RNA sequence: UUCAAUCUUUGGCAAACCUAAUGAAAGUUAGGGACGCAAAGUCACCGGUCUAAAGAAUUAAGUUCAUUUUGAACAUAAUUCAAUGAUAGCGGGACCGCAAAC
Numbered sequence: 001u002u003c004a005a006u007c008u009u010u011g012g013c014a015a016a017c018c019u020a021a022u023g024a025a026a027g028u029u030a031g032g033g034a035c036g037c038a039a040a041g042u043c044a045c046c047g048g049u050c051u052a053a054a055g056a057a058u059u060a061a062g063u064u065c066a067u068u069u070u071g072a073a074c075a076u077a078a079u080u081c082a083a084u085g086a087u088a089g090c091g092g093g094a095c096c097g098c099a100a101a102c
Stems, first nucleotide, its partner, number of pairs: 012037002017032006035089001041095003045092003048087003055081006062074005
């Protein structure tokens, strides 16, 4: 797109993956693409989950200053903590919406 059947329809959204951009990352946006979704519409209010740039602590070695011991400052690497970041297609909640029947 076509045909047939039905007569609860018209239709909607878009996972993974690919490309581009963006971000420290998680992720997000746009295009392609469909795994699925009757709220897979909107909202971070609650819980969970993901990331850890900034920040803090510890360890390791280095530079500079002072120096009796040792202390202070600077920057590097690793580990831990940690959202102010993210997730609405993890769940709860709030709000809005389509169709049919009673």
Molecule: c-di-GMP-I riboswitch aptamer
Organism: Methylotenera sp.